[in-house]
RNA sequence: GCGCCGAUAGUCUAAUGGCUAUGAUAUCGGCCUUCCAAGCCGACGGUCCGGGUUCGAAUCCCGGUCGGCGCA
Numbered sequence: 001g002c003g004c005c006g007a008u009a010g011u012c013u014a015a016u017g018g019c020u021a022u023g024a025u026a027u028c029g030g031c032c033u034u035c036c037a038a039g040c041c042g043a044c045g046g047u048c049c050g051g052g053u054u055c056g057a058a059u060c061c062c063g064g065u066c067g068g069c070g071c072a
Base pairs, nucleotide, nucleotide: 001071002070003069004068005067006066007065010025011024012023018055027043028042029041030040031039048064049063050062051061052060
């Protein structure tokens, strides 16, 4: 340099073009307990960036960035 694959809460992860984006874990609050842990309930927090297509994009297309693999 070229090709392929990938990027979603702090972490892991789900999601036929219909989104009010799933669940777990972490954190915080409450309940329970003499206290702690466990358990139960709740809250917080996310689609890598820029364009395009579409009534509608996490999803499809183009470019970029970063990571992985392969070729040279």
Transfer RNA from a Candidatus Woesearchaeota archaeon, 72 nucleotides, folded computationally.
Rfam family: tRNA. Its family is annotated with triplet codon-amino acid adaptor activity in the Gene Ontology.
The source organism's lineage runs through Archaea, Nanobdellati and Candidatus Woesearchaeota.
The coordinates come from a structure-prediction model, not an experiment, and the mean pLDDT is 83.